[in-house]
Molecule: SAM riboswitch aptamer (S box leader)
Organism: uncultured Sphingobacteriaceae bacterium
RNA sequence: UACUUAUCAAGAAAGACAGAGGGACAGGCCCGAUGAAGUCUUAGCAACCAUCCGCAGGGAAAGGUGCUAAAUCCUGCCCCGGUAUUACCGGGGAAAGAUAAGUU
Numbered sequence: 001u002a003c004u005u006a007u008c009a010a011g012a013a014a015g016a017c018a019g020a021g022g023g024a025c026a027g028g029c030c031c032g033a034u035g036a037a038g039u040c041u042u043a044g045c046a047a048c049c050a051u052c053c054g055c056a057g058g059g060a061a062a063g064g065u066g067c068u069a070a071a072u073c074c075u076g077c078c079c080c081g082g083u084a085u086u087a088c089c090g091g092g093g094a095a096a097g098a099u100a101a102g103u104u
Base pairs, nucleotide, nucleotide: 002103003102004101005100006099007098008097013042014041015040016039017038021031022030023029025076026075027074028073043068044067045066048064049063051059052058053057072096077093078092079091080090081089082088083087
């Protein structure tokens, strides 16, 4: 880098440095000088791998990751339904993305 599989409506922030951006992409809508990104420290959440007991399933959180605004913030492509008139609402599936594990 690519592929496969699983999950994605739950959960969890303070401080220091820094100083204008950030929420993947596009549109929207938000967050941000009452301090964005980033870095560091400490804390926390979850439980994919690993670990422990085991049939199912469960425990623990010391190890490897991940995460700590908003559903993956919403929508994007296809199908269906409702209201009703070109707009709104709802449902299902896909695509894309994120994370983990395995392979490459």